[in-house]
Context: one part of a larger RNA
C1' cells in the first nucleotide's frame, strides 16, 4: 500500500465537546479545476506483447516490423456528475411559544430508624462467638432492659429488566442555583449539517498531598481456632482507609465485552413519559391512533455456531478508532505526564 475483519475467535478509543481534515439536502443559472473527448508533440535503447518476417538444422539467443507502456505537455471541444461562484427553497439542523416526567448536577438546612460510646435507674452471673471451641468481655456489676445525652456514617418500606445522565454514575425530606430530554403548536432562520487525527474537559474504586473528622466496617497487623502445615477460609480485636474541604492520580470485566450519525426493511406483547380520538355530555377507567424511551418474543435477512433481529449483529452511506499466529510483553529502551505509586506511547533477540 492492498485485502479481509473487530458481540463471544486478534480487534470499538472509558465518555463527551470540538480544531484541521474527510463527507454533505432540493431547484435554477454560470465557470470549466476534477471528469470525458479530438488533434499535435513527446514517452531513448534494452525490457514486454504480436508476427505468416530474417537468421544459427529447430528453440532459446540474435535481427526486423508493428503495438503496448504516461497523475505527461500544448491546444480545441462537451457540461451529466464532483468542485467553484451567484440566486432561490424547506424536508436536515436550529430558534420561538405552551406544556410535561425524572435518584441529572451543585449548595445549604432539616428528619427518623439503627449502631457505638457516655451518664443514671432496674437487675445478677454470666455474656459473646462457633461445625464445635477458644481468644475476648463480666462481681471494679457485664449481657438484658428503661431513661437521658453525644458522635459519625448510611438513608429500610416506596423500589419497578421503573426513571435520569455523554460516560463514570445518581436514591430520606425541604429550599435555592443550574444542565439536558420529551410532547403539542404555529411562526422564524435558511444547509447553519455528520464525523472528528491532534487538542481540551469529564472520568468508579483504590492510591497520593495538606488540613479536618472517625460511629460502624475494615487491607496491614496481633491473638484464638482449623490443619501435616494454614503467612488463608471461621472467631476475638484492630491501624491506614472508608467521610468532609482543596489539590493530584487517569486506571477498570470503564461491558451491551456491540464507535457515532442518517436512511430503509413483517409483526406480537409488557412497561415509563407526552399528545390526539372514541365511549349520547364532562372527568376517570377501558378501547383506538400517534411520537419518544425501555424490556421480552419473533418473520425476512444475517451468523462458524451461539445468537442478533425497527434499541440489528439485517440492507446501505459518511467519518473516526482498532486487529493481522502463541509466548517473550503491555515487558525493555527512549519520549511525554505524575509528589510518588505509576500511567501513556511501545519494540527486539530468542522460542513454539
Nucleotide at each position: 500500500c492492498u485485502g479481509g475483519g473487530c458481540g463471544u475467535a486478534a480487534a470499538g478509543g472509558g465518555u463527551g465537546c470540538g480544531u484541521a481534515g474527510g463527507c454533505g439536502g432540493u431547484c435554477g443559472c454560470g465557470c470549466a479545476a476534477g471528469u470525458c473527448u479530438g488533434a499535435u508533440g513527446u514517452g531513448a535503447a534494452a525490457u514486454c506483447u504480436u508476427c505468416a518476417c530474417c537468421a544459427c538444422u529447430c528453440a532459446a539467443c540474435g535481427g526486423g516490423a508493428a503495438g503496448a507502456g504516461g497523475u505527461c505537455a500544448u491546444u480545441g471541444g462537451a457540461a451529466a456528475c464532483u468542485g467553484c461562484a451567484c440566486g432561490a427553497c424547506u424536508u436536515g439542523a436550529g430558534u420561538u411559544u405552551g406544556g410535561u416526567a425524572g435518584a441529572g448536577g451543585c449548595u445549604a438546612g432539616c428528619g427518623g430508624a439503627a449502631u457505638u460510646c457516655c451518664u443514671g435507674g432496674u437487675g445478677u452471673a454470666g455474656c459473646g462467638g462457633u461445625g464445635g471451641a477458644a481468644u475476648g468481655u463480666g462481681u471494679a456489676g457485664a449481657u438484658a432492659u428503661c431513661a437521658g445525652g453525644a458522635a459519625g456514617a448510611a438513608c429500610a418500606c416506596c423500589u419497578g429488566u421503573g426513571g435520569c445522565g455523554a460516560a463514570g454514575g445518581c436514591g430520606g425530606c425541604u429550599a435555592g442555583c443550574u444542565g439536558g430530554g420529551c410532547c403539542a403548536a404555529u411562526a422564524c432562520u435558511g444547509a447553519c449539517g455528520c464525523u472528528g487525527a491532534g487538542g481540551c474537559a469529564c472520568g468508579a474504586a483504590a492510591g497520593c498531598g495538606u488540613g479536618g473528622g472517625g460511629a460502624g466496617c475494615a487491607a496491614a497487623c496481633g491473638g484464638g481456632a482449623u490443619u501435616a502445615g494454614a503467612u488463608a477460609c471461621c472467631c476475638c480485636g484492630g491501624u491506614a482507609g472508608u467521610c468532609c474541604a482543596c489539590g493530584c492520580c487517569g486506571u477498570a470485566a470503564a461491558c451491551g465485552g456491540u464507535g457515532c450519525a442518517c436512511a430503509c426493511u413483517a409483526g406480537g406483547u409488557g412497561u415509563g413519559g407526552g399528545g390526539g380520538g372514541a365511549u349520547a355530555u364532562c372527568g376517570a377507567c377501558c378501547c383506538c391512533c400517534u411520537c419518544c424511551g425501555u424490556g421480552c418474543c419473533g418473520a425476512c435477512g444475517u451468523u462458524a455456531a451461539c445468537a442478533c433481529a425497527u434499541u440489528a449483529a439485517g440492507u446501505g452511506u459518511g467519518c473516526c478508532g482498532c486487529c493481522u499466529g502463541g509466548g517473550g510483553a503491555g515487558u525493555a529502551c527512549g519520549g511525554c505526564c505524575g509528589c510518588a505509586a505509576g500511567g501513556u506511547u511501545g519494540a527486539a533477540a530468542c522460542u513454539c
Notes:
The part of an RNA shown here (small-subunit ribosomal RNA, central domain) has 352 nucleotides and comes from a metagenome. Its mean pLDDT, the model's own confidence on a scale to 100, is 88. The RNAcentral record of the full RNA draws on SILVA.